[in-house]
Context: one part of a larger RNA
RNA sequence: GAACGAACGCUUGCGGCGCGCCUAAUACAUGCAAGUCGAACGAGGUAGCAAUACCAAGUGGCGCACGGGUGAGUAACGCGUGGAUAAUCUGCCGUUCAGUGGGGAAUAACCAUCCGAAAGGAUGGCUAAUACCGCAUGAGACCACAAUAGUUGAGGCUAUAGGGGUUAAAGGAGCAAUUCGCUGAUCGAUGAGUCUGCGUGGGAUUAGCUAGUUGGUGGGGUAACGGCCUACCAAGGCAACGAUCUCUAGCUGGUCUGAGAGGAUGACCAGCCACACUGGAACUGAGACACGGUCCAGACUCCUACGGGAGGCAGCAGUAGGGAAUAUUGCACAAUGGGGGAAACCCUGAUGCAGCGACGCCGCGUGAGUGAUGAAGGCCUUCGGGUCGUAAAGCUCUGUUCUACGAGACGAAACAAAUGACGGUAUCGUAGAAGAAAGGACCGGCUAACUUCGUGCCAGCAGCCGCGGUAAUACGAGGGGUCCUAGCGUUGUUC
Numbered sequence: 001g002a003a004c005g006a007a008c009g010c011u012u013g014c015g016g017c018g019c020g021c022c023u024a025a026u027a028c029a030u031g032c033a034a035g036u037c038g039a040a041c042g043a044g045g046u047a048g049c050a051a052u053a054c055c056a057a058g059u060g061g062c063g064c065a066c067g068g069g070u071g072a073g074u075a076a077c078g079c080g081u082g083g084a085u086a087a088u089c090u091g092c093c094g095u096u097c098a099g100u101g102g103g104g105a106a107u108a109a110c111c112a113u114c115c116g117a118a119a120g121g122a123u124g125g126c127u128a129a130u131a132c133c134g135c136a137u138g139a140g141a142c143c144a145c146a147a148u149a150g151u152u153g154a155g156g157c158u159a160u161a162g163g164g165g166u167u168a169a170a171g172g173a174g175c176a177a178u179u180c181g182c183u184g185a186u187c188g189a190u191g192a193g194u195c196u197g198c199g200u201g202g203g204a205u206u207a208g209c210u211a212g213u214u215g216g217u218g219g220g221g222u223a224a225c226g227g228c229c230u231a232c233c234a235a236g237g238c239a240a241c242g243a244u245c246u247c248u249a250g251c252u253g254g255u256c257u258g259a260g261a262g263g264a265u266g267a268c269c270a271g272c273c274a275c276a277c278u279g280g281a282a283c284u285g286a287g288a289c290a291c292g293g294u295c296c297a298g299a300c301u302c303c304u305a306c307g308g309g310a311g312g313c314a315g316c317a318g319u320a321g322g323g324a325a326u327a328u329u330g331c332a333c334a335a336u337g338g339g340g341g342a343a344a345c346c347c348u349g350a351u352g353c354a355g356c357g358a359c360g361c362c363g364c365g366u367g368a369g370u371g372a373u374g375a376a377g378g379c380c381u382u383c384g385g386g387u388c389g390u391a392a393a394g395c396u397c398u399g400u401u402c403u404a405c406g407a408g409a410c411g412a413a414a415c416a417a418a419u420g421a422c423g424g425u426a427u428c429g430u431a432g433a434a435g436a437a438a439g440g441a442c443c444g445g446c447u448a449a450c451u452u453c454g455u456g457c458c459a460g461c462a463g464c465c466g467c468g469g470u471a472a473u474a475c476g477a478g479g480g481g482u483c484c485u486a487g488c489g490u491u492g493u494u495c
């Protein structure tokens, strides 16, 4: 000098765009943050004379693995980058092909009885389905057999034809046409899993570490390779090119600084990873070992009739606590995007906006011109004067901003209409009025800027050198000046 997610002191007119718990991954009152489908299903209820319309507990489907938060753990194939998968999976979506035949048994809701303070539960009876289970069919897929051709660096893989075995389905809407589905397969797209070369902190005052350890065989397991697991066999594997141990830490694109090399850093935004009170586990599912799911254990909090139950803000607000320090228990689904639905639409603290904060960056203003008896007044003075100073007053203007009134958006749309939280906001017009809007630090040298008084090694200053003990440009005050300016200084941190 530059920078900052800053804080503190003094000061403060406006706008735009950003940013805002860096500390206790501490504990959480309250509300909201994931639902939707009646065009899958049967009861029930409401309105109606009825046709019918609507409601929604339950069964069923899809979603809840996205989106949002945090950085505790992790020095690791976690991340970055380049490869491999001939060792793999992939709901919804797209392409192509082939199907959708015929049956069965239940169960919730409901009814009845009962238990319990509650949370909740038991027994009996009834009923439906795109819920569940056999059977049929098998283009295809899979399995074993055997053949030919092609291809790969190898194990191997691909294609074609053969006979054998195994394996599927569901219906709804509509008068209908049709449409939305369902089943098996193919290719794709998207997403994901796994492996791997190289790179990615400190400590040797950590030198040896390792028994599923290293490899093999058989078996199991997985979507998939593999000590991933298991039995047996062998005795290996890693390490001074730093193993092991220990401390610290999410990684990256980037950010800050610097001429660069480099150093420091990883807020916001974006990609990846990890976590969801602590520890462990699986279930469901295309996908989780699952933030607002389940089970077990633990700590904590709450309810209780003492028998037993309920909970998890590192979602958005908000509270307490900690701290130098960090915001509203706001509005709206209008836009963008997401989930469900045939659609209408519903849900969405994602998101779009508003509120608070000079926290940062950028822009604007606090007036402009003229005005010398150089007014009054202050300060200094060698008492002549000098200086504040064209500064003020006065005169002539302007209206950024401000105030009032009036007009009033873009963002919103395929063909017509409807639809705006922000917002009567931005913006525009008219009128009024210089009126309402300047401070902070510094002035001994470094370092731009000087005098008077007070004080008297006192009170005090100070980044370094150093000032102050009676003439202090260094302390305090006045006048004057310098620098920056809605900011200016101080502190902290990095280069």
Base pairs, nucleotide, nucleotide: 001495002494003493004492006491007490008489009488010487013364014363015362016361017360018359019357020356021322026320027319028318030317031316032315035062036061037060040059041058044055045054046053047052069275070274071273078200079199080198081197082196083195084194085193088192089191093188094187096185097184098183099182100181101135103133104132110125111124112123113122114121115120140167141166142165143164145162147160148159149158150157151156171180172179173178201247202246203245208238209237210236213235214234215233216232217231218230219229220228250272251271252270253269254265255264256263257262277298278297279296280295281294300311301310302309303308328354330353331352332351336350337348338347339346340345367397368396369395370394377388378387379386380385402432403431404430405429406428407427411422439484440483441482442481443480444465445464446463450479451478452477453476454475460467461466
The prediction has a mean pLDDT of 84. A computed fold for a 495-nucleotide part of an RNA from a Pseudobdellovibrionaceae bacterium, annotated as small-subunit ribosomal RNA, 5' domain. Rfam family: Bacterial small subunit ribosomal RNA.